This is a predicted structure of a 109-nucleotide RNA (SAM riboswitch aptamer (S box leader)) from Geotalea uraniireducens. The sequence is in RNAcentral, with records from Rfam and Ribocentre. RNAcentral records the identical sequence in 2 taxa. Its Rfam family is "SAM riboswitch aptamer (S box leader)". Rfam's curators write: The SAM riboswitch is found upstream of a number of genes which code for proteins involved in methionine or cysteine biosynthesis in Gram-positive bacteria.
RNA sequence: GCUUUAUCGAGAGUGGUGGAGGGAAAGGCCCUGUGAAACCACAGCAACCGGUUCGCGAAAGCGAAUGCCAGGUGCUAAAUCCUGCCGACUGACCAGGCGAAGAUGAGGU
Numbered sequence: 001g002c003u004u005u006a007u008c009g010a011g012a013g014u015g016g017u018g019g020a021g022g023g024a025a026a027g028g029c030c031c032u033g034u035g036a037a038a039c040c041a042c043a044g045c046a047a048c049c050g051g052u053u054c055g056c057g058a059a060a061g062c063g064a065a066u067g068c069c070a071g072g073u074g075c076u077a078a079a080u081c082c083u084g085c086c087g088a089c090u091g092a093c094c095a096g097g098c099g100a101a102g103a104u105g106a107g108g109u
Stems, first nucleotide, its partner, number of pairs: 001109008013042005021031003026083003043076003048072002050069003053064004080101001084098003
C1' cells in the first nucleotide's frame, strides 16, 4: 500500500518551543497573532487489543450498572463540524434508515 471486520451524536488540555496556517479531499461553515501546523513535557479520556475475578456453559461465548486493571494502540473545538440517496416533522432546520469516503482497533496479504 491492498484487503476483511468492528466502532464512530459519549468522553478528555494545560505549559514550553514554534511563527501561519488548520479542520482528509471539493464545496460550505468554522478555528486561528487573545498564537495555526508541527515537536516536546506533563495531565487526562476511552476501553479496540491485552491482563484478570466470580457465575453460567461441553465449547464458542454470555452475564456481573458500563465487572475490575490499564500493559499495546488511539484520542483530548464543533455529530466523523456539515454534505449523497430514501424519508417524518417543520416557517426553516442534524427524527429515523441506507450508502460513499475517511478515521481508529484487531486480523490477513